[in-house]
RNA sequence: GCCGACGUAGCUCCGGGGUAGAGCGGCUGAUUUGUAAUCAGGUGGUCGGGGGUUCGAAUCCCUCCGUCGGCU
Numbered sequence: 001g002c003c004g005a006c007g008u009a010g011c012u013c014c015g016g017g018g019u020a021g022a023g024c025g026g027c028u029g030a031u032u033u034g035u036a037a038u039c040a041g042g043u044g045g046u047c048g049g050g051g052g053u054u055c056g057a058a059u060c061c062c063u064c065c066g067u068c069g070g071c072u
Base pairs, nucleotide, nucleotide: 001071002070003069004068005067006066007065010024011023012022013021018055025043027041028040029039030038048064049063050062051061052060
């Protein structure tokens, strides 16, 4: 330099055009002499940045950035 994949909550990921979710984690409470486990309730993301299409974009298109892989 060329090609490809990926980027969504602290972590691992779903969501494939119609107001963003799960598990784990963390927090509070219950239970226990106490911890763990268990139960209940909250918590946490302007969906990597910018632009375009659309009534409407995490989702489709373009570009940039980052990570990973392949080729040279």
This is a predicted structure of a 72-nucleotide RNA (transfer RNA) from a Candidatus Auribacterota bacterium. RNAcentral holds the sequence, with entries from ENA. Rfam family: tRNA. Rfam links the family to the GO term triplet codon-amino acid adaptor activity. Rfam classes the family as a transfer RNA. NCBI's taxonomy places the organism under Bacteria, Pseudomonadati, Candidatus Auribacterota.